[in-house]
RNA sequence: GCGGCGGUAGUCUAGCGGUAGGACAGUACCCUGCCAUUGGAAAAGCAGCACGGUACUAACCCGGGUUCGAAUCCCGGCCGCCGCA
Numbered sequence: 001g002c003g004g005c006g007g008u009a010g011u012c013u014a015g016c017g018g019u020a021g022g023a024c025a026g027u028a029c030c031c032u033g034c035c036a037u038u039g040g041a042a043a044a045g046c047a048g049c050a051c052g053g054u055a056c057u058a059a060c061c062c063g064g065g066u067u068c069g070a071a072u073c074c075c076g077g078c079c080g081c082c083g084c085a
Stems, first nucleotide, its partner, number of pairs: 001084007010024004018068001026056005032050003037044002061077005
């Protein structure tokens, strides 16, 4: 230099023209358990930790074009990986 594949929340990933979805992470609340602590004890337990649940926050690499409508199609660019030279 040429070709192919890819770029989507903090992280990973789905979505191939019509609502951007899931998992992990984060925040709040609920439930259950453990428990600092209190209590002579039975117990209570609003701090803390953990399983589970609910809700919320959070994204289409950049610019342009096509279209009523673009993450998706087209053009140019940037970055990453692979191959060829």
Molecule: transfer RNA
Organism: Candidatus Woesearchaeota archaeon